[in-house]
RNA sequence: ACACCAUCCAGAGUGGCUGAGAGACCCGGCUCGUUGACGCCACAGCAACCACCCCUCGCAGGGCAGGUGCUACCGCCGGGACCGAUGGAGG
Numbered sequence: 001a002c003a004c005c006a007u008c009c010a011g012a013g014u015g016g017c018u019g020a021g022a023g024a025c026c027c028g029g030c031u032c033g034u035u036g037a038c039g040c041c042a043c044a045g046c047a048a049c050c051a052c053c054c055c056u057c058g059c060a061g062g063g064c065a066g067g068u069g070c071u072a073c074c075g076c077c078g079g080g081a082c083c084g085a086u087g088g089a090g091g
Stems, first nucleotide, its partner, number of pairs: 002090001004088005013043005021032003025080005044071003049067002052063003075083001
């Protein structure tokens, strides 16, 4: 590469840099954006998948925050498709 399992209506933003598009893709909407969006960096925060600790025969439960992840709108909404994203365990 690829295939498998789980989750995706809860939660959590400031600063600096940049400068025109952005909300994954297609169609249709809606929205964000030169009062600076998106992105990148720093710090802060949220959550608790994995790790670790307690408890348990085991499951369940509790704790912690080391590895990830996330911090407009339900994955923004409806329809579509070899859908996508994140984690885990394979390979």